[in-house]
Context: one part of a larger RNA
RNA sequence: GUCAACGACUUAACGGCGGGAGCAUAGCUUAAACUCCCAACGAGCAUAGGCGAAGCGAAAGCGAGUCCCAACUGGGCUAAACGAAUAAGUUCCCGCCGUUAAACCCGAAACCGAGUGAUCUAACCAUGGGCAGGCCGAAGGACGGUUAACCCCGUCCGGAGGGCCGAACCCGUACCUGUUGCAAAAGGUUGGGAUGACCCGCGGUUAGGAGUGAAAGGCCAAUCAAACUCGGAGAUAGCUGGUUCUCUGCGAAACCUAUUUAGGUAGGCCGUCGCAUUAACUUCGGCCGGGGUAGAGCACUGGAUGGGCGCCAAAGGGACUCUCAACGUCCUCUUUCGCCUCAACCAAACUCCGAAUACGGCCGACCAAUGUGCGUCAGUCGCACUGCGAGCGCUAACGUCCGCGGUGGAGAGGGGAACAACCCAGAUUCCGCGAUAAGGCCCCCAAGUCUAAGCUAAACGUAAAAGGAAGUGCAGGUCCGUUGACAAUCGGGAUGUAGGCUCAGAAGCGGCCAUCAUUCAAAGAGUGCGUAACAGCUCACCGAUCUAGGCUCCAUACUGCGCUCCGAAGAUGUAACGGGACUAAGCUUAGCGCCGAAGCCGGAAGUGCGACCGACCGUGUCGCACGGUAGCAGAGCGUCCCGCAACCGCGGAAGGUGAAUUGUAAAAUUCGUUGGAGGUUGCGGAAGUGAUAAUGUUGAC
Numbered sequence: 001g002u003c004a005a006c007g008a009c010u011u012a013a014c015g016g017c018g019g020g021a022g023c024a025u026a027g028c029u030u031a032a033a034c035u036c037c038c039a040a041c042g043a044g045c046a047u048a049g050g051c052g053a054a055g056c057g058a059a060a061g062c063g064a065g066u067c068c069c070a071a072c073u074g075g076g077c078u079a080a081a082c083g084a085a086u087a088a089g090u091u092c093c094c095g096c097c098g099u100u101a102a103a104c105c106c107g108a109a110a111c112c113g114a115g116u117g118a119u120c121u122a123a124c125c126a127u128g129g130g131c132a133g134g135c136c137g138a139a140g141g142a143c144g145g146u147u148a149a150c151c152c153c154g155u156c157c158g159g160a161g162g163g164c165c166g167a168a169c170c171c172g173u174a175c176c177u178g179u180u181g182c183a184a185a186a187g188g189u190u191g192g193g194a195u196g197a198c199c200c201g202c203g204g205u206u207a208g209g210a211g212u213g214a215a216a217g218g219c220c221a222a223u224c225a226a227a228c229u230c231g232g233a234g235a236u237a238g239c240u241g242g243u244u245c246u247c248u249g250c251g252a253a254a255c256c257u258a259u260u261u262a263g264g265u266a267g268g269c270c271g272u273c274g275c276a277u278u279a280a281c282u283u284c285g286g287c288c289g290g291g292g293u294a295g296a297g298c299a300c301u302g303g304a305u306g307g308g309c310g311c312c313a314a315a316g317g318g319a320c321u322c323u324c325a326a327c328g329u330c331c332u333c334u335u336u337c338g339c340c341u342c343a344a345c346c347a348a349a350c351u352c353c354g355a356a357u358a359c360g361g362c363c364g365a366c367c368a369a370u371g372u373g374c375g376u377c378a379g380u381c382g383c384a385c386u387g388c389g390a391g392c393g394c395u396a397a398c399g400u401c402c403g404c405g406g407u408g409g410a411g412a413g414g415g416g417a418a419c420a421a422c423c424c425a426g427a428u429u430c431c432g433c434g435a436u437a438a439g440g441c442c443c444c445c446a447a448g449u450c451u452a453a454g455c456u457a458a459a460c461g462u463a464a465a466a467g468g469a470a471g472u473g474c475a476g477g478u479c480c481g482u483u484g485a486c487a488a489u490c491g492g493g494a495u496g497u498a499g500g501c502u503c504a505g506a507a508g509c510g511g512c513c514a515u516c517a518u519u520c521a522a523a524g525a526g527u528g529c530g531u532a533a534c535a536g537c538u539c540a541c542c543g544a545u546c547u548a549g550g551c552u553c554c555a556u557a558c559u560g561c562g563c564u565c566c567g568a569a570g571a572u573g574u575a576a577c578g579g580g581a582c583u584a585a586g587c588u589u590a591g592c593g594c595c596g597a598a599g600c601c602g603g604a605a606g607u608g609c610g611a612c613c614g615a616c617c618g619u620g621u622c623g624c625a626c627g628g629u630a631g632c633a634g635a636g637c638g639u640c641c642c643g644c645a646a647c648c649g650c651g652g653a654a655g656g657u658g659a660a661u662u663g664u665a666a667a668a669u670u671c672g673u674u675g676g677a678g679g680u681u682g683c684g685g686a687a688g689u690g691a692u693a694a695u696g697u698u699g700a701c
Stems, first nucleotide, its partner, number of pairs: 001701006011101013027051003034044003055062002065077004104242002107239001111232006122206004127201004131196001133165003136161001140157006169193003174189004208224001211219002245636006255268005270379001271377001273375005280370001283365007295353001296351002301347003305343004317331004383408007391400002413424003428605005434600001439595003442580003448592001450591006461582001467566002471563006477551001479550002488545005494518003499513004524539001528537002606626007613618001637690001639687001641685008655674008
């Protein structure tokens, strides 16, 4: 892993509700005990007790009332009446649910009690054993030398040491092999200690919040931040996993409030079933309302821009005065503040204004889907994407958080190449050259190589921005133009003057200020290059040549729209039409036809609900409905056993196996074969009652 067997909502008491039955015109009912009969069930008796028939008060108590109070014309609870009804309950059985119990099943880590362990290992006690060989050579001593005596020197003896090297022995440093191993810690090479705080044998002592520990939370029998065994014990588990036959009807939620609460729970919303009420609901039409959102506006509160007039203050420049400067006078420009005024703006926490919707009320219409109340039983309180309106974020995110819808969740089918949440559309079952939706109609691939007109040349279509561009089509526009436009070519492009200031210099062209005038057909106190500064080249502007439209540079004006181009770089292989391919089989507009779904229509059938029938009451007729997770409700199939009644079986039961038939399903029946002795039907009862899943348990392979 496969197969087989086993494997999970039980039982009891009490309580609530529903169904059935008994009794009941205030009742209903027994418990134990006892008696009878018994294997047992049972029957009788037993009226203690329970519920109900009256409530109110904490209570005494009072009582159709009572409590509060000194007392209610008050208030709380309650009976009666209103009011058609009896003021109706109680006992048992069944079903569902709750509570208490192990309480659907399996699962902890742990806690506590009583014991068992020191044959492993830690420490200790007692008694024994072991350590090849080699090296170094302490103290001390002897002899000799030496000294006044010590000291000191030499040689020899000596044999100390947690001494040195290194076997046995003990350990386990590094690496390799091994990793279903030789082995639940080994093997190989290498390494540390090896007379010591050494190693080992035998016997003994210390025990679980205890021991022992040269201390690592180490060790205490392959187990240690509290051993093992049994017991409390089926501990507890708001957690994970699992929970077994069928069909039918309806069908959610992922939200609010609260929570030592956030993956739990309770009440509410939403579901189901029952009863009641009925049209009270929704939708549509009419009428009547309140509002301060969208928009808009600037009248308030704030923000923010430019101009004008008047007033005020300051700074800079020029001219005059002055030897220069300062002061002073005049002119002009710029900046700032406040008021008035004009023009144009911004606001979630601004409003002189102000919708559409939404919401509320009343009246009416259609339909009978709905609504509401009470009661039983739930599930749900992790939501997701998408469109719209907002916040947060970067107007980032398959982001996050609200609101209003949709879809998924719990929804199949068609389209979107593929693709829960997008588009179309809601699958009871079978049938059909039926008619359609979205989407499509050259081939893959069902249906137009359809019709008419235009656009595109980019394979655009078949990814993207700011920005760029004599792409191309259409529409408009003002200026210039035979008194000659635009482009090109030739020529001119001057003078005061080198403007003033600054500066070494500043001559159109470093900077600051000003930007006049003259001669002209025209020419800026100068467009760019250039020079140290000049010079030089060029432009504006003008003339001439040329010729018919120009509007490219440009502003005296060019603008809008359609399609297209550039901008455009990625990693396995084309790979950004689904592919082939396509110049339409692309795009825009108009039109006709067709294809296309489990939607619609038609035929047949099943089931649920409702309606109809004058005699028909039926295998009748008609209408509507039948996707579905959690979940609620209903109806059934099958298994073991039991009761009553009835049957089958050696002329072959159960079981195994193969086939056929029947039923909407669970399943059932028959026949063949195997098997060799029991089995079944009808009506009831009662459960150890149904397994592809629990890293399920056991067995087999």
This is a predicted structure of a 701-nucleotide part of an RNA (large-subunit ribosomal RNA, domain II) from Candidatus Hodgkinia cicadicola.